[in-house]
RNA sequence: GCGGGAUUAGUAUAGUGGUAGUACUCGACCCUUCCAAGGUCGCAGGGCCGGUUCAAGUCCGGUAUCCCGCU
Numbered sequence: 001g002c003g004g005g006a007u008u009a010g011u012a013u014a015g016u017g018g019u020a021g022u023a024c025u026c027g028a029c030c031c032u033u034c035c036a037a038g039g040u041c042g043c044a045g046g047g048c049c050g051g052u053u054c055a056a057g058u059c060c061g062g063u064a065u066c067c068c069g070c071u
Base pairs, nucleotide, nucleotide: 001070002069003068004067005066006065007064010024011023012022013021018054026042027041028040029039030038047063048062049061050060051059
């Protein structure tokens, strides 16, 4: 230098252009004499900049970081 892949909540991860989910964590409440465990509810998210579209996590272009391969 070239090609490919990954980037979604504090962490891990899913998602067919049409309400962004799950688990753990965290907070509140219930339960318990107390703690743990358990139950209910809640908080918190699309790497960045553009494009296409009525509508983009998803499609397209660029860019950043990481990983793999080639040279």